[in-house]
Context: one part of a larger RNA
RNA sequence: CGAUAGAUACUUGAGGGGACUCGUUAUUAGUACGAGAGGACCGUAAUGACCGGACUGACGGUGCAUCUGUUGUCACACCAGUGGCAUAGCAGAGUAGCCAUGUCCGGGAAGGAUAAGCGCUGAAAGCAUCUCAAGCGCGAAACCCACCCCAAGAUUAGGUAUCUUAUGAUUUUACAUCAGUAAGGACCCAAGGAGAUGACUUGGUUGAUAGGCACUACGUGUAAGCACAGUAAUGUGUUCAGCGGAGGUGUACUAAUAGUCCGAGG
Numbered sequence: 001c002g003a004u005a006g007a008u009a010c011u012u013g014a015g016g017g018g019a020c021u022c023g024u025u026a027u028u029a030g031u032a033c034g035a036g037a038g039g040a041c042c043g044u045a046a047u048g049a050c051c052g053g054a055c056u057g058a059c060g061g062u063g064c065a066u067c068u069g070u071u072g073u074c075a076c077a078c079c080a081g082u083g084g085c086a087u088a089g090c091a092g093a094g095u096a097g098c099c100a101u102g103u104c105c106g107g108g109a110a111g112g113a114u115a116a117g118c119g120c121u122g123a124a125a126g127c128a129u130c131u132c133a134a135g136c137g138c139g140a141a142a143c144c145c146a147c148c149c150c151a152a153g154a155u156u157a158g159g160u161a162u163c164u165u166a167u168g169a170u171u172u173u174a175c176a177u178c179a180g181u182a183a184g185g186a187c188c189c190a191a192g193g194a195g196a197u198g199a200c201u202u203g204g205u206u207g208a209u210a211g212g213c214a215c216u217a218c219g220u221g222u223a224a225g226c227a228c229a230g231u232a233a234u235g236u237g238u239u240c241a242g243c244g245g246a247g248g249u250g251u252a253c254u255a256a257u258a259g260u261c262c263g264a265g266g
Base pairs, nucleotide, nucleotide: 001153005164006163007162008161009160010159011158015150016149017148018147021049022048023047024046025045026044027043033038050107051106052105053104054103055102060099061098062097066093067092068091069090070089071086072085073084074083075082076081111144112143117138118137119136120135167179168178169177170176184262185261186260187259188204189203190202191201192200209255210254211253212251213250214249215248216247218244219243220242225238226237227236228235229234
């Protein structure tokens, strides 16, 4: 821009894409078959490999500054207590998130039309013959469906529901131009279940959107100070303490103010 008024939701599916894999074991059955050795079709059940998708309750990884321990050195006058630098100084743990080695699910069945092949009926050719004779079947991971995803720019531009209910000006009187509006949308702002940017999603005071604060889950592992014991290192008590990024619940304290623009007349 189109889709013949303008919108908001939900859809149909022309068409396109994805996927389609391969074993083992048990049973049928030591049956059919076979002199024996051996050893099935068909069917049923279970369990794997590989590939793919989703997820993070559990099992694990990471978790660049969450907690703790600790070395060297410097600083805060000193002690104590802290902080900086040394690969994140090193080391031990670890929430959210992300992830796999983890969990769950799928790669089923059915159907249609067929290939090679196997047939039925059957003449040409009194027989025979599955038939580049008429006619009728069975038959494969291939094909079409079926399963999952995208999808009306599918210009053949689809459908359903709901909302707006019909102003003014100009004059070339038109399916015209301009202006202000309706429903609605955008700008702008707080953000993240989204994300390179657009987009998407949530929210914008009639508000829990982010921060803060409170409580809490969870992590770390028992703070500082003081007291006591010990010559001291240190230990014990106060103390499952203290501290804490992302999680949860609550709370308008702070910031989402105020506003502007676009947008039908068929």